Molecule: transfer RNA
Organism: Anaerolineae bacterium
RNA sequence: GCGGGCGUAGCUCAGCCGGUAGAGCGCCUCCCUGCCAUGGAGGAGGCCGCGGGUUCGAGUCCCGUCGCCCGCU
Numbered sequence: 001g002c003g004g005g006c007g008u009a010g011c012u013c014a015g016c017c018g019g020u021a022g023a024g025c026g027c028c029u030c031c032c033u034g035c036c037a038u039g040g041a042g043g044a045g046g047c048c049g050c051g052g053g054u055u056c057g058a059g060u061c062c063c064g065u066c067g068c069c070c071g072c073u
Stems, first nucleotide, its partner, number of pairs: 001072007010025004019056001027043005049065005
C1' cells in the first nucleotide's frame, strides 16, 4: 500500500427485507431472611466509533474518516 471482519448500555452480544433500540451479567430500590446468599417484583442507564449523503423514515443502504483484528504484497 491492497483486501476482508469488527466498533450498539459499565461488560459480553443480538437487532430480519430500512419503520419508535433489546437480552444476559452488572448497578439501584423494594419484598423475602435474625444476617448473608439464593429467590421474587420494579427501576435507572445507550441515538448505535466520528462526519456527511440517500430516504417520509437509517443501527441497517451509500461515501469519507478513526480505532482494533486477520490476510496479502